Source information:
The prediction has a mean pLDDT of 80. This is a predicted structure of a 113-nucleotide RNA (Guanidine-I riboswitch aptamer) from Hydrogenophaga sp. RAC07.
C1' cells in the first nucleotide's frame, strides 16, 4: 500500500431530550359545598415547566445477552450434524436527522499510543 467479513440481525442496559401521555404551575369557563360571597374539591379549555421521579419514543465499533453467519476439526448418522474458534480497541472539536437530545450518523472517522 491492497485485500478481506474486527459479519448481519433481534433484544435489553448505560445514556439521551420532550411528539405524544402523565405530573406541577397559571389564566378562563362550568358543576359541586355555603344563604351570598371567599376558600376548597372536580370536569374541560389555553399557556408555560424536562432543573418533572416516571409511560411512550431514540438509543451504544469501543455495554450486556442471544440467533444467523465465517474459519477449523471430527463424524458410527453426511443431516438445519457435534465441537472448538470468531482477538484488540484511548479517542476529540465540529456538523446532521427525527419532536429533541444523546454513547445515535459522519466514525475502528481527525487525532493519540
Nucleotide at each position: 500500500c491492497u485485500u478481506g467479513a474486527a459479519g448481519a440481525c433481534c433484544g435489553c442496559u448505560a445514556g439521551g431530550g420532550u411528539u405524544c401521555c402523565g405530573g406541577g404551575c397559571u389564566c378562563a369557563g362550568a358543576u359541586c359545598c355555603g344563604c351570598c360571597a371567599c376558600a376548597g374539591a372536580u370536569c374541560u379549555g389555553a399557556g408555560c415547566c424536562g432543573u418533572c421521579u416516571g409511560g411512550u419514543c431514540c438509543g451504544a465499533g469501543a455495554g450486556c445477552a442471544g440467533u444467523c453467519g465465517g474459519c477449523c476439526a471430527c463424524c458410527a448418522u453426511c443431516g438445519c450434524g457435534u465441537g472448538g474458534u470468531u482477538c484488540c480497541a484511548c479517542g476529540g472539536a465540529g456538523g446532521g436527522a427525527c419532536a429533541a437530545a444523546a454513547g445515535c450518523c459522519c466514525g475502528g472517522g481527525a487525532g493519540a499510543c
Taxonomically the source falls in Hydrogenophaga (Bacteria, Pseudomonadati, Betaproteobacteria, Comamonadaceae).